Source information:
The prediction has a mean pLDDT of 83. Predicted 3D model of a 72-nucleotide RNA (transfer RNA) from Closterium sp. NIES-67.
RNA sequence: GCCGGUGUAGCUCAGUGGUAGAGCAUCUGUCUUGUAAACAGAAGGUCCAGAGUUCAAUCCUCUGCGUCGGCA
Numbered sequence: 001g002c003c004g005g006u007g008u009a010g011c012u013c014a015g016u017g018g019u020a021g022a023g024c025a026u027c028u029g030u031c032u033u034g035u036a037a038a039c040a041g042a043a044g045g046u047c048c049a050g051a052g053u054u055c056a057a058u059c060c061u062c063u064g065c066g067u068c069g070g071c072a
Stems, first nucleotide, its partner, number of pairs: 001071007010024004018055001026042005048064005
């Protein structure tokens, strides 16, 4: 330099057009002499940025950035 994958909650990942979920972690409660475990609940993300298509975009298209890989 060229090509491809990927970017969603603190972390690991779902969700593939109709204004977002799970597990773990965090917080609160129950239980216990106390802690852990278990159980119940809560909080936490304008979905990397900009533009386009659409009545409607996390999702489709383009560009940029980050990251991973392949070729040279």

Its Rfam family is "tRNA". About the family: Transfer RNA (tRNA) molecules are approximately 80 nucleotides in length. The RNAcentral record of the sequence draws on GtRNAdb and Rfam. Taxonomically the source falls in Closterium peracerosum-strigosum-littorale complex (Eukaryota, Streptophyta, Desmidiales, Closterium).